A computed fold for a 343-nucleotide part of an RNA from Capsicum pubescens, annotated as small-subunit ribosomal RNA, central domain. NCBI's taxonomy places the organism under Eukaryota, Streptophyta, Solanales, Solanaceae, Capsicum. Model confidence (mean pLDDT): 84 of 100. It matches the Rfam family "Bacterial small subunit ribosomal RNA".

Context: one part of a larger RNA
RNA sequence: CUGGGCGUAAAGGGCACGUAGGCGGUGAAUCGAGUUGAAAUGAAAGCCGCCAAAAACUGGCGGAAUGCUCUCAAAACCAAUUCACUUGAGUGAGACAGAGGAGAGUGGAAUUUCGUGUGUAGGGGUGAAAUUCGGAGAUCUACGAAGGAACGCCAAAAGCGAAGGCAGCUCUCUGGGUCCCUACCGAUGCUGAGGUACGAAAGCAUGGGGAGCGAACAGGAUUAGAUACCCUGGUAGUCCAUGCCAUAAACGAUGAGUGUUCGCCCUUGGUCUACGCAGAUCAGGGGCCCAUCUAACGCGUGAAACACGCCGCCUGGGGAGUACGGUCGCAAGACCGAAACUC
Numbered sequence: 001c002u003g004g005g006c007g008u009a010a011a012g013g014g015c016a017c018g019u020a021g022g023c024g025g026u027g028a029a030u031c032g033a034g035u036u037g038a039a040a041u042g043a044a045a046g047c048c049g050c051c052a053a054a055a056a057c058u059g060g061c062g063g064a065a066u067g068c069u070c071u072c073a074a075a076a077c078c079a080a081u082u083c084a085c086u087u088g089a090g091u092g093a094g095a096c097a098g099a100g101g102a103g104a105g106u107g108g109a110a111u112u113u114c115g116u117g118u119g120u121a122g123g124g125g126u127g128a129a130a131u132u133c134g135g136a137g138a139u140c141u142a143c144g145a146a147g148g149a150a151c152g153c154c155a156a157a158a159g160c161g162a163a164g165g166c167a168g169c170u171c172u173c174u175g176g177g178u179c180c181c182u183a184c185c186g187a188u189g190c191u192g193a194g195g196u197a198c199g200a201a202a203g204c205a206u207g208g209g210g211a212g213c214g215a216a217c218a219g220g221a222u223u224a225g226a227u228a229c230c231c232u233g234g235u236a237g238u239c240c241a242u243g244c245c246a247u248a249a250a251c252g253a254u255g256a257g258u259g260u261u262c263g264c265c266c267u268u269g270g271u272c273u274a275c276g277c278a279g280a281u282c283a284g285g286g287g288c289c290c291a292u293c294u295a296a297c298g299c300g301u302g303a304a305a306c307a308c309g310c311c312g313c314c315u316g317g318g319g320a321g322u323a324c325g326g327u328c329g330c331a332a333g334a335c336c337g338a339a340a341c342u343c
Stems, first nucleotide, its partner, number of pairs: 004314003007297002012311001014198001016196002021191003025085006034077001035074004041067001047063006088188001090184002092181001094179003100174007107151001112146006122133002159166002203244006212238002217233004255310001257308004263288011293298001316343003325336004
């Protein structure tokens, strides 16, 4: 390489957009590059077979021959050109749902701190304690003030988003989706190496902010020890703005797309019929299950079934996601990524 694979054994890129490329709906006409058929050629040597001769060299005859070239022919497929079609894709009208995104404003509960009043000896904390706070008046309680962060109930197997993710309320701007009517367009499609955008948390840079929580750190316990688990404190950080970083069990451990396939139940948003309940049909979210598939577990119209085209990836364990080199980054590091050796 081939073959075989990728839910859990090695293996789906974190996710999308999109370039090249690959693949691509229906009906005609033309064409003849691919394709197919015929013909010609394929010197000699060589290869294969036969004959002669033979120690060997050798001589004669025949055959095969990928391919290439020219000529002739075919037109189903593929390609090309032209014309048309509507079911794929898209546009428009009318409805609808939503924590989709960005910015601004605003609300209440709670924690903490501060002030004032009342009030007196404890409070905290734990398995038990201690560190710790408290007669300089704590805890508790009432009122007031400040400040930061997060949004209880509603709340759901619910909803939205490409993924990461998104939740108090209001306003402004804005992306996408579903249903329905089939009016328009007429293959405009699918995938996508490179490329580009986005991408939790932690981390980094600069400037703010800092209530609670809390790596590091300090102390108290526990213990043989305790650089831990428990407790008292507590700095970065967590929050905001701007710019980096580009990784996660970034998981459905399941790439995206299209078509085809026994049924049942629940649910979200539409549409149609019925309206006492229900039924039909799209687009989602879940639970069972036939066939199939699977090593089994399980999956099962939201497939891991049956098929198609495209991309990514795997090839025994360790060494190792290491070394070297390169690209990117302020750094941390990220990405690409071996071998010796060993079992």